Large-subunit ribosomal RNA, domain II from an Ignavibacteriota bacterium, 691 nucleotides, folded computationally.
Context: one part of a larger RNA
RNA sequence: GCCUACGAGUUAUCGUAUGCAGCGAGGUUAAGUACUUCAGGUACGGAGCCGAAGCGAAAGCGAGUCUGAAAAGGGCGGCAUUAAGUUGCAUGCGAUAGACGCGAAACCGGGUGAUCUACCCUUGACCAGGAUGAAGUCUCAGUAACAUGAGAUGGAGGUCCGAACCAGUAUGGGUUGAAAACCGUUUGGAUGAGUUGAGGGUAGGAGCGAAAGACCAAUCAAACUCGGAGAUAGCUCGUAUUCCCCGAAAUAGCUUUAGGGCUAGCCUCGGAUAAAAGUAUGCUGGGGGUAGAGCACUAAUUGGGCUAGGGCGGUUACCACUGUACCAAACCCAGAUAAACUCCGAAUACCAGUCAUAUGUUUUCCGGGAGUCAGGCAGCGAGGGAUAAGCUCCGUUGCCAAGAGGGAAACAACCCAGACCUUCGGCUAAGGUCCCGAAAUACCAGUUAACAGAGAAAGGAUGUUGAGUUGCUCAGACAACUAGGAUGUUGGCUUAGAAGCAGCCAUUCAUUUAAAGAGUGCGUAAUAGCUCACUAGUCAAGCGACUCGGCGUCGACAAUACCCGGGACUAAAACUGGUUACCGAAGCCAAGGAUUUGCACUUUAGAAGUGCAAGUGGUAGGGGAACAUUCUAAAUGCGGUGAAGCAGUAUCGUGAGGUACUGUGGAGCGUUUAGAAGAGCAAAUGUAGGC
Numbered sequence: 001g002c003c004u005a006c007g008a009g010u011u012a013u014c015g016u017a018u019g020c021a022g023c024g025a026g027g028u029u030a031a032g033u034a035c036u037u038c039a040g041g042u043a044c045g046g047a048g049c050c051g052a053a054g055c056g057a058a059a060g061c062g063a064g065u066c067u068g069a070a071a072a073g074g075g076c077g078g079c080a081u082u083a084a085g086u087u088g089c090a091u092g093c094g095a096u097a098g099a100c101g102c103g104a105a106a107c108c109g110g111g112u113g114a115u116c117u118a119c120c121c122u123u124g125a126c127c128a129g130g131a132u133g134a135a136g137u138c139u140c141a142g143u144a145a146c147a148u149g150a151g152a153u154g155g156a157g158g159u160c161c162g163a164a165c166c167a168g169u170a171u172g173g174g175u176u177g178a179a180a181a182c183c184g185u186u187u188g189g190a191u192g193a194g195u196u197g198a199g200g201g202u203a204g205g206a207g208c209g210a211a212a213g214a215c216c217a218a219u220c221a222a223a224c225u226c227g228g229a230g231a232u233a234g235c236u237c238g239u240a241u242u243c244c245c246c247g248a249a250a251u252a253g254c255u256u257u258a259g260g261g262c263u264a265g266c267c268u269c270g271g272a273u274a275a276a277a278g279u280a281u282g283c284u285g286g287g288g289g290u291a292g293a294g295c296a297c298u299a300a301u302u303g304g305g306c307u308a309g310g311g312c313g314g315u316u317a318c319c320a321c322u323g324u325a326c327c328a329a330a331c332c333c334a335g336a337u338a339a340a341c342u343c344c345g346a347a348u349a350c351c352a353g354u355c356a357u358a359u360g361u362u363u364u365c366c367g368g369g370a371g372u373c374a375g376g377c378a379g380c381g382a383g384g385g386a387u388a389a390g391c392u393c394c395g396u397u398g399c400c401a402a403g404a405g406g407g408a409a410a411c412a413a414c415c416c417a418g419a420c421c422u423u424c425g426g427c428u429a430a431g432g433u434c435c436c437g438a439a440a441u442a443c444c445a446g447u448u449a450a451c452a453g454a455g456a457a458a459g460g461a462u463g464u465u466g467a468g469u470u471g472c473u474c475a476g477a478c479a480a481c482u483a484g485g486a487u488g489u490u491g492g493c494u495u496a497g498a499a500g501c502a503g504c505c506a507u508u509c510a511u512u513u514a515a516a517g518a519g520u521g522c523g524u525a526a527u528a529g530c531u532c533a534c535u536a537g538u539c540a541a542g543c544g545a546c547u548c549g550g551c552g553u554c555g556a557c558a559a560u561a562c563c564c565g566g567g568a569c570u571a572a573a574a575c576u577g578g579u580u581a582c583c584g585a586a587g588c589c590a591a592g593g594a595u596u597u598g599c600a601c602u603u604u605a606g607a608a609g610u611g612c613a614a615g616u617g618g619u620a621g622g623g624g625a626a627c628a629u630u631c632u633a634a635a636u637g638c639g640g641u642g643a644a645g646c647a648g649u650a651u652c653g654u655g656a657g658g659u660a661c662u663g664u665g666g667a668g669c670g671u672u673u674a675g676a677a678g679a680g681c682a683a684a685u686g687u688a689g690g691c
Base pairs, nucleotide, nucleotide: 001691002690003689004688005687006686011097012096013095014094015093016092017091018090019089020088021087022086023085026050027049028048032044033043034042035041036040054061055060064076065075066074067073100238101237103235107228108227109226110225111224112223118202119201120200121199122198123197124196125195126194127192129161130160131159132157136153137152138151139150140149141148165189166188167187170185171184172183173182204220207215241626242625243624244623245622246621251264252263253262254261255260265372266371267369268368269367270366271365272364277362278359279358280357281356282355283353284352285351286350292344293342294341298338299337302334303333304332305331307328309327310326311324312323313322314321375400376399377398378397379396380395381394383392384391405416406415407414420593421592422591423590425589426588427587431583432582433581434567435566436565440580442579443578444577445576446575447574453569459554460553463551464550465549466548467547468546469545470544471543472542480538481537482536483535484534486511487510488509491505492504493503517532521530522529594616595615596614597613598612599611600610601609602608627680629677630676631675632674633673634672635671636670637669638668645664646663647662648661649660650659651658652657
């Protein structure tokens, strides 16, 4: 892991609601007793309980009563006002019990443990070999005597090296091991606070501890075992057949509350209500201070004007005067900001209506049962953040959640569209129509040349294309070529020089001209030289400047070729505009069928049949109807001419499932109507067995 078996809302009592049944202003017995065909039944038993009357704390009074001084008022009742209870059974839910099942870590009580290990007590045992050579002693030297020195002797030590022994430093292996701590190499101690045998002692909030919370039998921040005990678990997991109808929530308030609850909201079932109900759209009538806008208030604010006050300068003995490219209130003009500004002010939304139309109970109330209280994404409007986040917090709409199908390559939420079933029928939506791959290699007119389409900004550029404004132009433009581009004059000043061209000045003038600046640039020390403006000629038709669009280009740097789904595509199979076809979904239509609800009709009166209309996605959850299993009762059947069980085939039913036949098997088993449950397994790291 698979298979088989087992495996989770039960039972008791009470309450409440619904259904069925009995009796009914009443209903009902409990214990017990008697009888009996004895785990049962029948009869008796009226104690008790509920109801038929309430009010008061109570005595008590009573259709009233309590409060009160009160015939007052008020509270709770009665009448108005129509409403019957009670007992049993079944079912839903609740309460109390282990209360759907499994699951703690823990807590408490009684015991059992020191054969492991910690420490201690008693009594034993053990430590190859080698090295070092303390004190003391002896001899000699030495001293006045000591001291002291030398040589011997001696054999001390938590001394040294190193086996046994004890330990466990480093590393390799081992890690479903050979081993629940080992193996190899290496290493520390090895006469000591040494090691070790045997016997004994200390016990669980206790022991023991050269102290690590270590150790106390492979268990220790409180051992093990049995019991309290089914501790508790607002937590996790699991919770078993089918079909049909409806179908949520992830919000508010409160909560030692925040992953839990309670009430409300939203769902479902039953009953009542039937209206000027509810809802939608239109119309009419309302309030509002948002978007926008504005500057009339509040606050902020730029420039100018005007002009108090101040600063600075001047004048001045004082008083005072005066200037000002300084600062600046108020006022004026222009500009302009605001969630906590408003002289203004929408769209929506909201409220209302003796209104209209549509729908037709969707409304509201009472009662039974819930679930939900982690929500998520997208669009729009705000806050927080950085006008960051697949961020966070609100409002609002949609979707997902609980929604399948088609499109977006793939892709909960985007686009289209809401799946009862069947069909080798049809039409469409989004999106598509060259091939993969269903349908146009469709048509008309443009654009793009970038592999742009197929990822990006500020900004840059004779890319290309369209629209426009404005100049020049057959009296010849633009470009090119040929020729000229002069004179007064080297203008004046400056300067070593300054001659068009270092610099300064200017009424930059005048002449000759087709035209030619007191000079556009290069150049020289200064000249010279080259050139430009300007002019003529040659040539012959368009040439410049600017503005606004379309599509492209650069800007463009990330790790294998990678953001067209791929092939591939260029008068496209790209982009823009237009046209007509087609494809395309579980949408719509067609045909057949099932089922729910409502209405009508029929009828053998049955939730039966027929017709019409509207429905039939669905998690939590509510409601309804069924199937199967075991047993019981009654009725009725089958079976050695082969029961159950097992296997296969066929067939019926929407389904759970049923039936028939054949084989196997070898003795019991069905059907109908009721009843009762140890009543349905894929999951619980489920339990046991098998493989």